[in-house]
Context: one part of a larger RNA
Order: sequence, then structure tokens, then C1' cells
RNA sequence: UGUCUGACGCUUGACAGGAACAACCGUAUAGUACGAGAGGAACUACGGUUGGGUGCCACUGGUUUACCGGUUGUCCGAGAGGGCACUGCCGGGCAGCUACGCACCACAGGGUAACGGCUGAAUGCAUCUAAGCCGGAAACCUACCUGGAAAAGAAGCGUCGCCGAGGUCUCUCGUAGAAGACGAGUUCGAUAGACUUGGGGUGUACGCGUCGAGGCAACGAGACGUUCAGCCCGCGAGUACUAACAGACCG
Repeated sequence: UGUCUGACGCUUGACAGGAACAACCGUAUAGUACGAGAGGAACUACGGUUGGGUGCCACUGGUUUACCGGUUGUCCGAGAGGGCACUGCCGGGCAGCUACGCACCACAGGGUAACGGCUGAAUGCAUCUAAGCCGGAAACCUACCUGGAAAAGAAGCGUCGCCGAGGUCUCUCGUAGAAGACGAGUUCGAUAGACUUGGGGUGUACGCGUCGAGGCAACGAGACGUUCAGCCCGCGAGUACUAACAGACCG
């Protein structure tokens, strides 16, 4: 763009794709069948392992140049606090992303192949086949997962609308994202920020007080208390304080 009126929502499912898995081990069967003995199965059921595939992040581990702390050299500084040195180095580490972590990859039905049969003539017998019928595979079709109204026989249902149904831009954003797209919201509002609070990370801040080896003293590394402190958070909740205003357009 089309689907010969526009749109929104919900479906159907022609068709297409898919690892819709592979191998092995153990237990029961069973010390059974079999066999003189020695030895020694299977059908089937259940449990597991490895490889592979898909998805996820509650746990465990990794990362975490957001963050917190320690510390060396040097520079600014009275100190506090900082800059630089690969993030200076080191110790931790939430969210997110991940594997080394976790979950799943089932049962079953149907038609058949080779093959095994039933009934049964041609051929009074026989014969699985000629008519007919039964069984039979990790393969096939369904089942399972995903896509899928452009399926030209271009589907269906419901609602609204043809001067207003619906949509877009702008704006606040993210369960989305290269750009488009997608999704949430736009005051009848919790969309983002701020604030409060919950949870979490680090590990006990500055200042002050007491003690402090040594020192005539000045000073003084450090310890304890104040202090489960201080600092910080890509997470949750609450709360309209700030910003979603003001508008425009398509139809």
C1' cells in the first nucleotide's frame, strides 16, 4: 500500500519454523529364565549422570572505572577535605549483566515401512493377497513450543464512528530500544525527579572528651567513648513539592 466505509479491542488458525533431543548408568525384575555346573539375561517400571538446546537470576559464584573503607608518594591546605599517580594500589560491594547457579526439553494417540500374521480364492489341497482384515519403527501425522489475516477464497466476533470514533506530534518516562518501532503516563495523574521511609553497601565519620610510648615543655602515632556511626544506593513503598505545561495536526 492492499483487503471497495474508518477505527479500537478480542479471537480463529490455513500455513511455516522448532534439538518436538542423544548416549549411558543404577535399582527392582533376579542370582530368576537358561544351564550338569561355571556362569547368567530380558520385557517392563522407577531413579539418575553426561553432552546438547531454550529460558531465568530466589540461591551460589563472577563482574560491578555507581558506592564505602584502608593505605603509599607527591601537590594545595592550619586542619578538615581534596587533585594526580592504570580506578595509584589494596579490602569489600547492591542493582544490572552473567555461569561455575536454577528450571524445563512429558505422557499419549493415529496411519504406515521392512517384517510377522488371520481369513481366503485364482488352483475343491496349499497359500499373509488377488477382494478383505490384524499387528508392527528412534522415521511420518497429531500431541508440545513459537510465528502466523497479504490465507487474492485477502477470515470471524464485539463496540464505537463517518464532523467526529480513533490516532499522531509535542511533553514525563522505561519491563523497550542502533534509528524507527514497542510499552507506561500526561493533573479525573504516582510517569520521572525531589523528599520521607523500608531495604541494602561499607564498617564506626568530623569535632570534642579521656588515655597515650617519649619529651623540661611544646608536641604526640595511636586507643576508647560520643557512634550498629558517618557516607552512599541504577531497588520497593508513600507523598502532587517540581516537571508531564501550552498547544498543534491527521482523520
Predicted 3D model of a 251-nucleotide part of an RNA (large-subunit ribosomal RNA, domain VI) from Natronomonas pharaonis DSM 2160. Rfam family: Archaeal large subunit ribosomal RNA. Its family is annotated with ribosome and structural constituent of ribosome in the Gene Ontology. Taxonomically the source falls in Natronomonas pharaonis (Archaea, Halobacteria, Halobacteriales, Natronomonas). Its mean pLDDT, the model's own confidence on a scale to 100, is 85. The RNAcentral record of the full RNA draws on Rfam.